RNAcentral holds the full RNA, with entries from ENA, Greengenes and SILVA. The part of an RNA shown here (small-subunit ribosomal RNA, central domain) has 351 nucleotides and comes from an uncultured bacterium. It matches the Rfam family "Bacterial small subunit ribosomal RNA". Its family is annotated with structural constituent of ribosome and ribosome in the Gene Ontology. Its mean pLDDT, the model's own confidence on a scale to 100, is 88.

[in-house]
Context: one part of a larger RNA
RNA sequence: CUGGGUGUAAAGGGCGUGCAGCCGGGAAUGCAAGUCAGAUGUGAAAUCCAUGGGCUUAACCCAUGAACUGCAUUUGAAACUGUAUUUCUUGAGUACUGGAGAGGCAAUCGGAAUUCCUAGUGUAGCGGUGAAAUGCGUAGAUAUUAGGAGGAACACCAGUGGCGAAGGCGGAUUGCUGGACAGCAACUGACGGUGAGGCGCGAAAGUGUGGGGAGCAAACAGGAUUAGAUACCCUGGUAGUCCACACUGUAAACGAUGAAUACUAGGUGUGCGGGGGACUGACCCCCCUGCGUGCCGCAGUUAACACAAUAAGUAUUCCACCUGGGGAGUACGAUCGCAAGGUUGAAACUC
Numbered sequence: 001c002u003g004g005g006u007g008u009a010a011a012g013g014g015c016g017u018g019c020a021g022c023c024g025g026g027a028a029u030g031c032a033a034g035u036c037a038g039a040u041g042u043g044a045a046a047u048c049c050a051u052g053g054g055c056u057u058a059a060c061c062c063a064u065g066a067a068c069u070g071c072a073u074u075u076g077a078a079a080c081u082g083u084a085u086u087u088c089u090u091g092a093g094u095a096c097u098g099g100a101g102a103g104g105c106a107a108u109c110g111g112a113a114u115u116c117c118u119a120g121u122g123u124a125g126c127g128g129u130g131a132a133a134u135g136c137g138u139a140g141a142u143a144u145u146a147g148g149a150g151g152a153a154c155a156c157c158a159g160u161g162g163c164g165a166a167g168g169c170g171g172a173u174u175g176c177u178g179g180a181c182a183g184c185a186a187c188u189g190a191c192g193g194u195g196a197g198g199c200g201c202g203a204a205a206g207u208g209u210g211g212g213g214a215g216c217a218a219a220c221a222g223g224a225u226u227a228g229a230u231a232c233c234c235u236g237g238u239a240g241u242c243c244a245c246a247c248u249g250u251a252a253a254c255g256a257u258g259a260a261u262a263c264u265a266g267g268u269g270u271g272c273g274g275g276g277g278a279c280u281g282a283c284c285c286c287c288c289u290g291c292g293u294g295c296c297g298c299a300g301u302u303a304a305c306a307c308a309a310u311a312a313g314u315a316u317u318c319c320a321c322c323u324g325g326g327g328a329g330u331a332c333g334a335u336c337g338c339a340a341g342g343u344u345g346a347a348a349c350u351c
Stems, first nucleotide, its partner, number of pairs: 003323004007305002012319001014201004021194003025088007033081002035077008049065006091191001092188003096183003103177007110154001115149007125136002162169002206247006215241002220236004258318006266296012300307002324351003333344004
């Protein structure tokens, strides 16, 4: 290399969209590129193989045959692939009807709480800890009452509940808007699957410009602890956290499990739909069914753990990735970025 693999041993791209490529449903007819069969030509000699022969044997040499698995031309076959035309509806999509949802964006509004300010009451403590101290307080704090300001987050409902491709999304109302699902079977008629590159989205932290700044809080300061304490604890506290626009492009971006399709015992919850039965009828109950989301479990798989119709089972298609540990996700180069740094990504050496 072939191969064997990728939940946890090395290995699934963070997620989508999609050009090329690769793969692709049922029927009929034509063509004959792939495919299959025949014929002809060629496939030098030597070599290889078989048989026979020559050197005393062998190596070596000679003869004959086979072979040279290939290529070209030509004649046919038409099942499969391909291709062309016609056609079908089950894959895919559209229309219609319907309900569900923290899906996204924007605007407006609300109450609880923290902090601050003003005023009243009130007096010596408050705060904090394992214990303290720094800190705040007779210039009247803490506590309490009333009023005001401002920012951020939305208790209960709340649920292995819901929605989203992933990141993620949770007060209320309104506007704009995406997707999924069920029913129906009117329309299109394979329009599909995957997807190297490309393009887009992408938590937190971080960066730029301009705002905002209540609480929290890297850095920093002080108090403790300690042998020391650049920490854990305490008192403060700036970036940041929030908003707008732009950048960054990474995470244990995890189900550590790529996407799609089909098939393969059951049982039991739950969310959103549809149909039927019983009932006078509603609620409720029972049965069937679709899509999600959990648990248990057979076959099967697995090194085991476990997975088990939401597969890690049985198959097919396409993509990504792995190939001993360290060196190292480093160096160099390229490329992207304002920077921080990201992407791509070795070797020597060593075990």